[in-house]
Parts: sequence; structure tokens; C1' cells
RNA sequence: ACACCAUCCAGAGCGACUGAGAGACCUGGCUCGUUGACGUCGCAGCAACCACUCCCGUCACGGGGAGCCGGUGCUACCGCCAGGACCGAUGGAGA
Repeated sequence: ACACCAUCCAGAGCGACUGAGAGACCUGGCUCGUUGACGUCGCAGCAACCACUCCCGUCACGGGGAGCCGGUGCUACCGCCAGGACCGAUGGAGA
């Protein structure tokens, strides 16, 4: 890089550095931003996709629930909104 499956109206922010744009792309809106946004790093947190532990259930597998030290992810606005597009993002399993 590719094809597949699931999810995307819940939840969770402080500090340091940086310095002009940012909310993926196009059009139109709306919003955030020199009272420092976006980003990077640190710490903290949220969640429960995977792993793990426990409980229920099954002949067994599948299934349901609780937890969360691990692997990811996420922590303005519904993926900010509407329309568009070979849409995008994240996780899982695969070749």
C1' cells in the first nucleotide's frame, strides 16, 4: 500500500515549548485562535477495540457481565454543520 469487519450525537485537560493559522479534502456556513489556537513533549484522565483476570451460561465453541497493571485509540463544537467525493479516521483480523 491492498481488500474485509466493527465503530464514529456518551465520556475525559492541565503544564512546558513553539508562533499563525486551525477544525482531513472541495463548495457554502459556523466556530477556535497573538487573552497563544494547531502542533510537539510531559503528566493526568476517558473509554473498553484487542490482550489479560474473574463471574454467569454452554457438552464444547459462539454468547453475556464486571474489572483494567498491558497494546492501541481518544480528551472544543455530532467525523463542527449541509451537500459532494475512488470520502476520512480508529481498532480488529487477514493476505
The RNA shown here (SAM riboswitch aptamer (S box leader)) has 95 nucleotides and comes from Arthrobacter sp. AQ5-05. The source organism's lineage runs through Bacteria, Actinomycetota, Actinomycetes, Micrococcaceae and Arthrobacter.